Overview:
Large-subunit ribosomal RNA, domain V from a Deltaproteobacteria bacterium, 571 nucleotides, folded computationally. The source organism's lineage runs through Bacteria, Pseudomonadati, Myxococcota and Myxococcia.
Context: one part of a larger RNA
RNA sequence: CCCACAGUUAGACGAAAAGACCCCGUGAAGCUUUACUACAACUUGACAUUGGUAUAUGGCUAAACAUGUUGAGCGUAGGUGGGAGCUCCGAUAGCGUAAGCUUGUCGGAGCAACAAUGAGACACCACCCUUGUUUAGUGAUAUCCCUAACCCUGCCUUUAGUGGGGGACAGUGUCUGGUGGGUAGUUUAUCUGGGGCGGAUGCCUCCCAAAAGGUAACGGAGGCGCUUACUAAGGUCGGCUUAAUCCGGAUGGAAACCGGAUUGGACGUGCAAAGGCAUAAGCCGGCUUGACUGCAAGGCGUACGUGCCGCGCAGAGAGGAAACUCGAACUUAGUGAACCGAUGCGUCCAUGUAGGCGGCGCAAAGAUCAGCGGACAAAAGCUACUCCGGGGAUAACAGGCUUGUCGGGCCCGAGAGUCCCUAUCGACGGCCCGGUUCGGCACCUCGAUGUCGGCUCCUCGCAUCCUGGGGGUGGAGAAGCUCCCAAGGGUUUGGCUGUUCGCCAAUUAAAGCGGGACGUGAGCUGGGUUCAGAACGUCGUAAGACAGUUCGGUCUCCUAUCUACUGUGGG
Numbered sequence: 001c002c003c004a005c006a007g008u009u010a011g012a013c014g015a016a017a018a019g020a021c022c023c024c025g026u027g028a029a030g031c032u033u034u035a036c037u038a039c040a041a042c043u044u045g046a047c048a049u050u051g052g053u054a055u056a057u058g059g060c061u062a063a064a065c066a067u068g069u070u071g072a073g074c075g076u077a078g079g080u081g082g083g084a085g086c087u088c089c090g091a092u093a094g095c096g097u098a099a100g101c102u103u104g105u106c107g108g109a110g111c112a113a114c115a116a117u118g119a120g121a122c123a124c125c126a127c128c129c130u131u132g133u134u135u136a137g138u139g140a141u142a143u144c145c146c147u148a149a150c151c152c153u154g155c156c157u158u159u160a161g162u163g164g165g166g167g168a169c170a171g172u173g174u175c176u177g178g179u180g181g182g183u184a185g186u187u188u189a190u191c192u193g194g195g196g197c198g199g200a201u202g203c204c205u206c207c208c209a210a211a212a213g214g215u216a217a218c219g220g221a222g223g224c225g226c227u228u229a230c231u232a233a234g235g236u237c238g239g240c241u242u243a244a245u246c247c248g249g250a251u252g253g254a255a256a257c258c259g260g261a262u263u264g265g266a267c268g269u270g271c272a273a274a275g276g277c278a279u280a281a282g283c284c285g286g287c288u289u290g291a292c293u294g295c296a297a298g299g300c301g302u303a304c305g306u307g308c309c310g311c312g313c314a315g316a317g318a319g320g321a322a323a324c325u326c327g328a329a330c331u332u333a334g335u336g337a338a339c340c341g342a343u344g345c346g347u348c349c350a351u352g353u354a355g356g357c358g359g360c361g362c363a364a365a366g367a368u369c370a371g372c373g374g375a376c377a378a379a380a381g382c383u384a385c386u387c388c389g390g391g392g393a394u395a396a397c398a399g400g401c402u403u404g405u406c407g408g409g410c411c412c413g414a415g416a417g418u419c420c421c422u423a424u425c426g427a428c429g430g431c432c433c434g435g436u437u438c439g440g441c442a443c444c445u446c447g448a449u450g451u452c453g454g455c456u457c458c459u460c461g462c463a464u465c466c467u468g469g470g471g472g473u474g475g476a477g478a479a480g481c482u483c484c485c486a487a488g489g490g491u492u493u494g495g496c497u498g499u500u501c502g503c504c505a506a507u508u509a510a511a512g513c514g515g516g517a518c519g520u521g522a523g524c525u526g527g528g529u530u531c532a533g534a535a536c537g538u539c540g541u542a543a544g545a546c547a548g549u550u551c552g553g554u555c556u557c558c559u560a561u562c563u564a565c566u567g568u569g570g571g
Base pairs, nucleotide, nucleotide: 001571002570003569004568005567006566007565008564010563011562012561015556022391023390024389025388027387028386029383030382031381032380035186036185037184038183039182041179042178043177045175046174047173048172049171051146052145054143055142056141057140059138060137061136062135063134064133065132066131068129075122078128079127080126081125082124085111086110087109088108089107090106091105092104093102094101095100150166151165152164153163154162155161189201190200191199198218202224203223204222205221206220207219225372226270227329228328234288235287236286237285238284239283240282242266243263244262245261246260247259248258249257268277269276271334273332274331275330292315293314294313295312298309299308300307304373317326318325319324340366343363344362345361346360348359349358398445399443400441401440402439404438406434407433408432409431410430411429415425416424452527453525454524455523457519458516459515460514461513462512465490466489467488468485469484470483471482472481473480492506493505494504495503496502533551534550535549536548537546538545539544
């Protein structure tokens, strides 16, 4: 070195199970509720099933009767119109069987007219008004009854029936307002140096932005969601120059006003910033409404949809002597696509006529649709009872990179050390090393790399705890302090705690610090953490939740293929 056998499990990121943690999916399910929307159920009212009296109240209609008071005037004048007569009694004539009839004749009485008063004049007739009574009808409300619908029940039974209790209520149906996790279907955004919490989400200005344009980040700073419409802060024509500093000037001062000089744009511009602006875009005045209608060559910008500038033409205008200027504002923010319904206008479409409804075109309004290219008219949570599809595109362990933090060393030497920087310590700073801490990053692994501590068994580093050898000393000796060399060997037992750690006790020469996937679970354990049960405190309306606590809680492969190692035998 090869082979065989017996062993051990360090490795084959061993096997097993398309990770249960974490994130993602316009995935699922269960649960909750003051999420949304429905439905059941309960309830309200109307009508139907549903009928009969009575009483009361008020309504309507009809009839009859009554009713009406200023003052004046016989006196209780409802209105208007007609109107010269009307009513009663007696006698009598004619006709008729009778009832009765005749505007017959005569007589009497009353009321009118006449007269007076008054705005209006009475008898009688007609149509009405106000208020009321009575009667009738109708429908309503309330109440007391009734019985035959309907309901409960007794008797008899094959039915038919017949008693009792309730009773037009209840029950049921249709419509309707409310309540409604009882039930159901769903929603509950994205960005994000994992996710959650926080913050943000559209538009404007500057920087980043690398001298065209453009350009990211949870980079650094600020603004907007308007305003000026009974009038200018718009148009045009004409005119003017601000501000600061200094000097000088009564009241007058740090600042009011006047003069001069200097700077030159610093003032001002409705509002943030930037770029502009003196020929002013800044300030003042006159006249005004172009803060127009219909178009639009050509461009800027741009994925699209949006956005922006605009020559010129026509119409009707404003200012100006005119040339000209004017389709808002010094410019860049001041915003919202479609759908939907409503409004105004239209010589449009459709309709047998009129009306109405509908559509189309033009115009303008209704959005913190602000998650601002706006999923619906309409929406919050929990899951440790959970599930599926995926991801090492993304977290927790370990590794890797980094080394802020951490550990160690060196330099400088202010200062402490009585004096004296360096026996010992060493501020403010500087330069390195290590890769044991807490982090950052998210690079292998989510079709699985088992996680703290203990036990067991090793191995390595040296920045050495002991033992060994040296230098310095603020080393008399002893004991120390500090530095250098040194890794051969060694480095205890207990109490508490799941603990690592730590504290304590007793020893010891000493009771070192670290690495090996915080060595080691196909070697053990399973106390902790980290499933399902349960409880407390706290939070939450609740389902539930808590690096809060508490009790409980299946650790697979007596089977090792290869590598590795141990032992034995053979070659």